Record summary
Predicted 3D model of a 320-nucleotide RNA (Bacterial RNase P class A) from Roseivirga sp. Lineage of the source: Bacteria > Pseudomonadati > Bacteroidota > Cytophagia > Roseivirga. Its Rfam family is "Bacterial RNase P class A". It is annotated as a ribozyme. The sequence is in RNAcentral, with records from ENA and Rfam. Model confidence (mean pLDDT): 76 of 100. A source record names the gene rnpB.
[in-house]
C1' cells in the first nucleotide's frame, strides 16, 4: 500500500440575494397588527413505535382470575426485556494436550403431572423381553451380548404445555387544565327513572357515577386563542474513581418549537463521490447525488443508508 473483519466517528461547506416560522429590540397602532433591526430554525436515525421512564387523567386506583415479560453469578441506571463484567458449558485453531489464544453463550425446574422423539434395535418409557447362561415353587428374577447419545437410568426434551420465583392497574399530549364564541335540555323511536338502563379504558367480584339520563336516527352549531411544549435523569471541556457500563467533582454553553403543520429558492465559489479522455503524469465534466424530514419529552432497542475518516487484527503485495 490493497482486501477482509470487528469497534467508534463524521454524513457537505463558505457567501450574497429573495422568502417560510419562532424569539428578542426599537418604532407606530385603543387594540388587533404592521414595519425596520438582530439573532434561531430536522436527523444519525427525526423512522418503526419494538421495550422502559417522566408526566397527565381515570376509584390516590382495592380483590380474583386470566395474561404478558423475564431467568447462572455480580454490577451500572430514574427505569428497563438496555447496557457492563464474569462463569459453567460449547466450537474452532496451535508443537497445547488439567494449557494459550479467538468465537458463541435466552443458562431456575423433567425427583408433580401431560406430551414428544429420525435411524439402528426384540423392545424407547413401553414389555405378547431377542440370544446365550445361571436361578426359583413360579416369574425378565439375575448376569452377558448385542442396536443406540440413552435400554429401570429417578434416561433425555420446557425459545413443548407445564410447574417455581420476580415484575406489570388502565389510557395516551387527540392526555389534560383554562379563556373566548356559537349552541338544539328541542324532535322521531327504543329502553330507563332509585326495584335505576347506562357508565367509570379487555373481563368478574366489590366499590363509585348516575335521570337537564342512556342508545339508534334525522338535523343544528362550532371547528379560535393560552397553558401542557421545550432548562433537560439537557449538552460541552477538563479533572477523578471504576477492568467496564457507570458515577462524583469543576467551569462553560442556552442548542427548532411548526400545528395542516416553517426549516425553502436562486446565483457564485470550494471540496468529495462518480463519469470521459490518456500508458502514465495529467487534463476536462461534476446541480451533494444515500437512508430519509422533528409534532409532549428522556433512555435503550430494532431497522434503513451514497460515500468518508479513525483504531485494532488477519492476510497478501512492494520496498528496505
Nucleotide at each position: 500500500g490493497a482486501u477482509a473483519u470487528a469497534g467508534a466517528c463524521c454524513g457537505u461547506c463558505u457567501u450574497a440575494u429573495c422568502g417560510c416560522u419562532g424569539u428578542u429590540c426599537u418604532g407606530a397602532g385603543u387594540a388587533a397588527u404592521c414595519a425596520g433591526a438582530a439573532g434561531g430554525g430536522a436527523g444519525g436515525a427525526a423512522a418503526g413505535u419494538c421495550c422502559g421512564g417522566g408526566c397527565a387523567c381515570c376509584a390516590c386506583a382495592g380483590g380474583g382470575a386470566a395474561g404478558c415479560a423475564u431467568a447462572g453469578c455480580g454490577g451500572c441506571u430514574a427505569a428497563c426485556g438496555g447496557c457492563c463484567g464474569u462463569c459453567a458449558u460449547u466450537c474452532g485453531u496451535c508443537a497445547a494436550c488439567u494449557g494459550a489464544c479467538g468465537g458463541a453463550g435466552a443458562g431456575g425446574a423433567c425427583a408433580a403431572g401431560u406430551g414428544c422423539a429420525a435411524c439402528a434395535g426384540a423392545a424407547a418409557g413401553a414389555a405378547u423381553g431377542u440370544a446365550c447362561a445361571g436361578g426359583u415353587a413360579a416369574u425378565g428374577c439375575u448376569g452377558u451380548a448385542g442396536u443406540g447419545a440413552a435400554a429401570u437410568c429417578a434416561g433425555g426434551u420446557a425459545a413443548a404445555c407445564u410447574c417455581u420465583a420476580u415484575g406489570c392497574g388502565g389510557u395516551g399530549a387527540a392526555a389534560u387544565g383554562c379563556c373566548a364564541c356559537g349552541u338544539a335540555u328541542a324532535c322521531u323511536u327504543g329502553u330507563g327513572c332509585u326495584u335505576g338502563a347506562g357508565g367509570g379504558u379487555a373481563c368478574c367480584c366489590g366499590c363509585c357515577c348516575g335521570a337537564u339520563a342512556c342508545a339508534a336516527g334525522a338535523g343544528g352549531g362550532u371547528a379560535g386563542g393560552c397553558a401542557g411544549a421545550u432548562u433537560g435523569a439537557u449538552c460541552c471541556u477538563g479533572a477523578u474513581a471504576g477492568u467496564a457500563a457507570u458515577g462524583u467533582c469543576a467551569g462553560g454553553a442556552c442548542u427548532a418549537g411548526a400545528u395542516a403543520a416553517a426549516u425553502g429558492a436562486u446565483a457564485a465559489g470550494a471540496u468529495c463521490a462518480u463519469c470521459c479522455c490518456a500508458a502514465a503524469a495529467g487534463g476536462g465534466a461534476g446541480u451533494a447525488g444515500a437512508c430519509a424530514g422533528a409534532a409532549c419529552c428522556c433512555g435503550g432497542c430494532u431497522u434503513a443508508c451514497a460515500g468518508g475518516u479513525c483504531u485494532a487484527u488477519a492476510u497478501c503485495u512492494u520496498u528496505u